[in-house]
RNA sequence: GCGCCCGUAGCUCAGCCUGGAUAGAGCGACUGCCUUCUACAAUACGUUGAAGAGAGCAGUAGGUCCAGGGUUCGAAUCCCUGCGGGCGCG
Numbered sequence: 001g002c003g004c005c006c007g008u009a010g011c012u013c014a015g016c017c018u019g020g021a022u023a024g025a026g027c028g029a030c031u032g033c034c035u036u037c038u039a040c041a042a043u044a045c046g047u048u049g050a051a052g053a054g055a056g057c058a059g060u061a062g063g064u065c066c067a068g069g070g071u072u073c074g075a076a077u078c079c080c081u082g083c084g085g086g087c088g089c090g
Stems, first nucleotide, its partner, number of pairs: 001089007010027004020073001029060005035054004040049003066082005
């Protein structure tokens, strides 16, 4: 230099081919409930109080869909250019 693939939530990704009405999932974060455990304090020795950690359930928040331009009534999706990452060829 050329070709191919990828870029969507904090992370991993689906959705793109075949444009459609408020853009999703899992994990993570936060909030609430419930439960178990740990050490502490109090105790009438039955327990109680407040704290931390773990499991479960429910909910909430979080996105300029890499950037810019174009096509279109309508773009994450199609077209062009650029940027970044990966692979191959030379």